[in-house]
Molecule: transfer RNA
Organism: Candidatus Ryanbacteria bacterium RIFCSPHIGHO2_02_FULL_47_25
């Protein structure tokens, strides 16, 4: 330098162009002598900037970061 993949909640992962969810964590409650477990509730996210579209996490372009492959020089 060329090609490919990935980026969503604190964490691990979902989501056919049409209300962004689950598990776990955290906080509160019920229960208990206390705690744990269990149950109930709350909490919180689409890497950035443009474009397409009635509508974008999803499609297109550029950028940023991480990973993989190939090539060149030394």
């Nucleotide at each position: 330098g060329g090609g490919g993949g990935c980026a969503u909640a604190g964490u691990u992962c979902a989501a056919u162009g049409g209300c962004a969810g689950a598990a776990u964590g955290u906080c509160g409650g019920u229960c208990u002598c206390c705690a744990a477990a269990a149950c109930c509730g709350a909490u919180g996210a689409u890497c950035u900037a443009g474009g397409u579209u009635c509508g974008a996490a999803u499609c297109c372009u550029a950028g940023u970061g991480c990973c993989c492959c190939c090539g060149c020089c030394a």